[in-house]
RNA sequence: GAUAGAGGUUGCGGGUUUCAUCAGUAGGUUGCCGGAUGCACGGGAAGCAGACGAAGGCAGCAGAAAGGGGAAAUCGCCGAAAGGGAGCCGAACCCGUAGGCUUGCCUUGGGGAUGCCGGAAAUACUGGUAUCACUGUCAUCUUACACAAGAUGGGGCGCUAUC
Numbered sequence: 001g002a003u004a005g006a007g008g009u010u011g012c013g014g015g016u017u018u019c020a021u022c023a024g025u026a027g028g029u030u031g032c033c034g035g036a037u038g039c040a041c042g043g044g045a046a047g048c049a050g051a052c053g054a055a056g057g058c059a060g061c062a063g064a065a066a067g068g069g070g071a072a073a074u075c076g077c078c079g080a081a082a083g084g085g086a087g088c089c090g091a092a093c094c095c096g097u098a099g100g101c102u103u104g105c106c107u108u109g110g111g112g113a114u115g116c117c118g119g120a121a122a123u124a125c126u127g128g129u130a131u132c133a134c135u136g137u138c139a140u141c142u143u144a145c146a147c148a149a150g151a152u153g154g155g156g157c158g159c160u161a162u163c
Stems, first nucleotide, its partner, number of pairs: 001163005008078001011077004016072004028061006037049003041096004081108004085103005109135002112132008137154007
C1' cells in the first nucleotide's frame, strides 16, 4: 500500500408499502355579528380583492396534507453516520429566512439512562451538551500453569487477519 472482516439493549443510514397521530386542526362553505382593510415564512414593490361588505368573532356543514413516529420486507454500509464551520443554491419580482447540495476543515468507538438547552402539534421522537454505569478495541502494568480477571490511559486517518 491492497484485500477481507469485527463491535451491537434493533450498530448506522436510504427509499417503498402500511398504520396511528397531526385533527375535527388548516383551508373551504352557509348564516349572524362587525365595519375598512386583506392577500404565500418575514419585509418591500407591483398587482388583485373589498360598503354588491375587508380583517376579526360566534354557530352549522362537510373536511385535508406535509414534516416527525410505529411495523413489515428490502437496499447501501462499519466515519457507517451525526453535528459544527466553509462554499453554492434557495421558496410568484427584490432582500432575507426556513430548507437543500458539496466538503477527512473540526468533533464524536457503540448503544442506553438522567439533567439542561433546542427542533417538533406533542406526553412520541430527535439534535447538542454534561454526568453515570454497560459494552467493544488497542497500549502499559498487576495477578494467574492456562482460560481469564483487575487498574490506568487512548481513539475510527483507529483495531484484527492475509498478501
RNAcentral holds the sequence, with entries from MGnify. This is a predicted structure of a 163-nucleotide RNA (Lysine riboswitch aptamer) from a sheep gut metagenome. Of the family's consensus pairs, 96% are formed in the model. Its mean pLDDT, the model's own confidence on a scale to 100, is 80. Its Rfam family is "Lysine riboswitch aptamer". Gene Ontology term of the family: lysine biosynthetic process. Rfam's curators write: Riboswitches are metabolite binding domains within certain messenger RNAs that serve as precision sensors for their corresponding targets. Allosteric rearrangement of mRNA structure is mediated by ligand binding, and this results in modulation of gene expression. This family includes riboswitches that sense lysine in a number of genes involved in lysine metabolism, including lysC.